[in-house]
Molecule: Bacterial small signal recognition particle RNA
Organism: Pleurocapsa minor GSE-CHR-MK 17-07R
RNA sequence: GGCUGGGUCCUACGCGGCGGUAUGUUUGAAUCGUGUCAGGGCCGGAAGGCAGCAGCACUAAGGGCCUCUAUCGGGUGCCGUAGGCAAGCCCAGUCUGA
Numbered sequence: 001g002g003c004u005g006g007g008u009c010c011u012a013c014g015c016g017g018c019g020g021u022a023u024g025u026u027u028g029a030a031u032c033g034u035g036u037c038a039g040g041g042c043c044g045g046a047a048g049g050c051a052g053c054a055g056c057a058c059u060a061a062g063g064g065c066c067u068c069u070a071u072c073g074g075g076u077g078c079c080g081u082a083g084g085c086a087a088g089c090c091c092a093g094u095c096u097g098a
Stems, first nucleotide, its partner, number of pairs: 001095008009084006015077002018073005024065004033058004041050003
């Protein structure tokens, strides 16, 4: 110096892992959500009606929890398989020259 193989490089698939989203569950409205509205208030001759505080229930925005599932993403992994690259670098083998 040449050749071959492998790695690094690229692509695809798969597995694990990380993060996000959805779902599940829980919490969650002094007052600017809904419903029901005790008491009390108003209208009415009465029957009744009206508005509606507290309370309660449901729920929104938001927060918490498990990671079972679904989905998205990567300069995720001394992972696996297949294909690509001979342009560069590294390793191994072999050949040749000085």